[in-house]
């Protein structure tokens, strides 16, 4: 220094232009004499900045971070 790829709730992870799924955790009720198990509900996420577009987690440019490979 150059090249690829990731980047999605706290943790994994699935979503290839149309309102973001599910586990595992967390809280709250029920269950139990406690605990856990269980069962039902709830809060939580598109890495930042532009661009096309009616509409971007998605597709283009940058740019940050993280691996990897070359030199």
């Nucleotide at each position: 220094g150059c090249a690829g790829c990731u980047g999605u709730g706290g943790u994994c992870c699935a979503g290839u232009g149309g309102u973001a799924a599910g586990a595992c955790a967390u809280c709250a009720c029920g269950u139990u004499g406690c605990c856990a198990u269980c069962g039902u509900g709830a809060a939580g996420a598109c890495g930042c900045c532009a661009g096309u577009u009616c509409g971007a987690u998605u597709c283009u440019g940058g740019u940050c971070a993280g691996c990897u490979g070359c030199u």

Model confidence (mean pLDDT): 83 of 100. Transfer RNA from a Planctomycetaceae bacterium, 71 nucleotides, folded computationally. Lineage of the source: Bacteria > Pseudomonadati > Planctomycetota > Planctomycetales > Planctomycetaceae. Its Rfam family is "tRNA". The family's RNA type in Rfam is transfer RNA.